[in-house]
The part of an RNA shown here (small-subunit ribosomal RNA, central domain) has 346 nucleotides and comes from an uncultured prokaryote. The prediction has a mean pLDDT of 88.

Context: one part of a larger RNA
RNA sequence: CUGGGCGUAAAGAGCACGUAGGCGGCGUACCAAGUCAGAAGUGAAAGCCCAGGGCUCAACCCUGGAAUUGCUUUUGAUACUGGUAUGCUUGAGUUCGGGAGAGGGUAGUGGAAUUCCAAGUGUAGAGGUGAAAUUCGUAGAUAUUUGGAAGAACACCAGUGGCGAAGGCGGCUACCUGGACCGAUACUGACGCUGAGGUGCGAAAGCGUGGGGAGCGAACGGGAUUAGUACCCCGGUAGUCCACGCCGUAAACGAUGAGUGCUAGUUGUCGGGAUUUAGGAUUUCGGUGACGCAGCUAACGCGUUAAGCACUCCGCCUGGGGAGUACGGCCGCAAGGCUAAAACUC
Numbered sequence: 001c002u003g004g005g006c007g008u009a010a011a012g013a014g015c016a017c018g019u020a021g022g023c024g025g026c027g028u029a030c031c032a033a034g035u036c037a038g039a040a041g042u043g044a045a046a047g048c049c050c051a052g053g054g055c056u057c058a059a060c061c062c063u064g065g066a067a068u069u070g071c072u073u074u075u076g077a078u079a080c081u082g083g084u085a086u087g088c089u090u091g092a093g094u095u096c097g098g099g100a101g102a103g104g105g106u107a108g109u110g111g112a113a114u115u116c117c118a119a120g121u122g123u124a125g126a127g128g129u130g131a132a133a134u135u136c137g138u139a140g141a142u143a144u145u146u147g148g149a150a151g152a153a154c155a156c157c158a159g160u161g162g163c164g165a166a167g168g169c170g171g172c173u174a175c176c177u178g179g180a181c182c183g184a185u186a187c188u189g190a191c192g193c194u195g196a197g198g199u200g201c202g203a204a205a206g207c208g209u210g211g212g213g214a215g216c217g218a219a220c221g222g223g224a225u226u227a228g229u230a231c232c233c234c235g236g237u238a239g240u241c242c243a244c245g246c247c248g249u250a251a252a253c254g255a256u257g258a259g260u261g262c263u264a265g266u267u268g269u270c271g272g273g274a275u276u277u278a279g280g281a282u283u284u285c286g287g288u289g290a291c292g293c294a295g296c297u298a299a300c301g302c303g304u305u306a307a308g309c310a311c312u313c314c315g316c317c318u319g320g321g322g323a324g325u326a327c328g329g330c331c332g333c334a335a336g337g338c339u340a341a342a343a344c345u346c
Stems, first nucleotide, its partner, number of pairs: 004317003007300002012314001014201004021194003025088007033081002035077008049065006091191001092188003095184004103177007110154001114150008125136002162169002206246006215240002220235004257313006265291012295302002319346003328339004
């Protein structure tokens, strides 16, 4: 290096776009680079291997052969790969017509609840707990009624429902905007797949500047309990929210990379289409669930949404600890991130 692997044992990058590269549909003609066949030259000698021979044998030595699987030149072959030219339509895409959706962005707007403020009624308790206390309340609380202010989140609908590449997305309305799906004919004519580097997106927490601050609430203060800490209770600052800019990590999970083809069925649901005696039934395309044959798997289980059968490309693994650490480099305001060892030890 090859060989073996990556749902749970070590191992799929958080996700996408895409450069180089790798791989690539169906014909025809030509070329002959790869490929295949023949020939020639070369592939030193010694050694290895084979057959003989010489030292009494052997080691050793001598003779001959084979081998040297390679390279170069040349003559041919044209199935495959490649190249050139020219076609094709099934891969891919465009066009037209539809319906679905918490997909994204901006602006506006609504009601319930909570807290606070003002006023009315009204009194002595209220809160809270396993039980209490801290706490609030005769300076009138809690309760209740009216009015006002503020911020944040959107009950029911709501669903192994939908949408998105992932992170994620949920009141309503308008505008701007991305993608997927179905049906139809027409068009382009391989324009495709993957993707080292690279670039962009990327929950929460955290950071910078400026706003905002109702509720909740790390830290912190107090009350309980306990031998003591935490769980419990009363308060409460950052934060949570907005704008702009960073950070770039998660059990970023389906712990399952992307793409294409093939391979029994049964049952639910979502979005379209076709047929139909239209509530319904049959069927088809695309998603999303449950079960299950073959097959696979160490087992668990997976099973047309594969972990089955094949092919293409990328990423990753190689005993446990040391360690996702040190050093160096790159990035960051910092926190830290990315890359990534060794000694030693079992």